The RNA shown here (Bacterial RNase P class A) has 360 nucleotides and comes from Stenotrophobium sp. The organism belongs to Stenotrophobium, within Bacteria.

RNA sequence: UGAGUCGGUCAAGACAAUCGCCGCUGCGAAAGCAGGGGAGGAAAGUCCGGGCUCCGACGGGCAAAGUGCCAGGUAAUGCCUGGGAGGCGCGAGCCUACGGAAAGUGCCACAGAGAACGAACCGCCUAAGCGCCGCAAGGCGACGGUAAGGGUGAAAAGGUGCGGUAAGAGCGCACCGCGUUGCUGGCAACAGCAACGGCACGGAAAACCCCACUUGGAGCAAGACCAAAUAGGGAAGGACGUCGAAAGACAACAUGCGGCCCGCAUGCCUUCCGGGUAGGUUGCUUGAGCGUGCCGGUGACGGUACGCCUAGAGGAAUGGUUGUCCACGACAGAACCCGGCUUAACGGCUGACUCGUUAA
Numbered sequence: 001u002g003a004g005u006c007g008g009u010c011a012a013g014a015c016a017a018u019c020g021c022c023g024c025u026g027c028g029a030a031a032g033c034a035g036g037g038g039a040g041g042a043a044a045g046u047c048c049g050g051g052c053u054c055c056g057a058c059g060g061g062c063a064a065a066g067u068g069c070c071a072g073g074u075a076a077u078g079c080c081u082g083g084g085a086g087g088c089g090c091g092a093g094c095c096u097a098c099g100g101a102a103a104g105u106g107c108c109a110c111a112g113a114g115a116a117c118g119a120a121c122c123g124c125c126u127a128a129g130c131g132c133c134g135c136a137a138g139g140c141g142a143c144g145g146u147a148a149g150g151g152u153g154a155a156a157a158g159g160u161g162c163g164g165u166a167a168g169a170g171c172g173c174a175c176c177g178c179g180u181u182g183c184u185g186g187c188a189a190c191a192g193c194a195a196c197g198g199c200a201c202g203g204a205a206a207a208c209c210c211c212a213c214u215u216g217g218a219g220c221a222a223g224a225c226c227a228a229a230u231a232g233g234g235a236a237g238g239a240c241g242u243c244g245a246a247a248g249a250c251a252a253c254a255u256g257c258g259g260c261c262c263g264c265a266u267g268c269c270u271u272c273c274g275g276g277u278a279g280g281u282u283g284c285u286u287g288a289g290c291g292u293g294c295c296g297g298u299g300a301c302g303g304u305a306c307g308c309c310u311a312g313a314g315g316a317a318u319g320g321u322u323g324u325c326c327a328c329g330a331c332a333g334a335a336c337c338c339g340g341c342u343u344a345a346c347g348g349c350u351g352a353c354u355c356g357u358u359a360a
Stems, first nucleotide, its partner, number of pairs: 001356010013325007021038002024035004040331001044342002047340005052219004064215005069083005084098001085096004099210002104208002107203002121150002123146003130141004158176006177199001178197008223282004233273006241250003253267005289308008326329001
């Protein structure tokens, strides 16, 4: 100096003036005044996991959904850390739904002879017997052998080499792969080594399925408290004419139809109690909290000391204007709270590391 890998952090506006908005604190009788606080790294998607709340629940099973190498971390997880295996990269490093295909069923398009209770299209080999030709020597061929070669395919029945053979073939051998058993190392996943086996077990479970494990439901519009008016419920007290056994009818009175008359309609009154509605309060932000140091751990993380308080609305605040400056401003706006994941996105600063090039 170029190219790259993995992190951390800030976040686009900053400063000043001025006018507002939502909480809090202090003063004040009040009006108000003063001080201080006021979005994010994703507040988003609502995809996982928890807290909290109400309902349900002896226990177990089925179904359904999810998870799926091992160990650890954590309140918990499908997250994170470390490790194993496989793959990619010269490398720093990155990626992986990574249990089971010798329990069963099904699938493997096109091409190809063949896609699976092991395949003969081309090719290669063979001519004892058989068929044809030939006087004969012999030639040709069916049958037969063959997975070395060609061809098809994403995938073709372990690979390479030597021997072997009519040609071939794990047919034999060596190495590699695979399987079984044992030993060693490791908590484990797994790795290494040895012996044995001639190879049996094509792929795919992001097909059904099998195995193991996990999961009760609903959500702050959860839930809790206070509590009008009107109507209805209960209790006590008061009022209650006439007829009728009762149901009811009639009369009087009151109220309403603007007033009055007629007419019509309705009707016991007072007090208290409880449920519930409107409305109000709460849940609500001090918390698995944040920062710094030290200790333990490879790490995720844990422990400890000190310090800090950092939005809390309820139709929903966090804004407008002016001036100066800059990098000329991305994605985006809290609504019960946390831990993750995923998605979106101009940029600034910074740490560790890798591969080049040049110069000393």
A source record names the gene rnpB.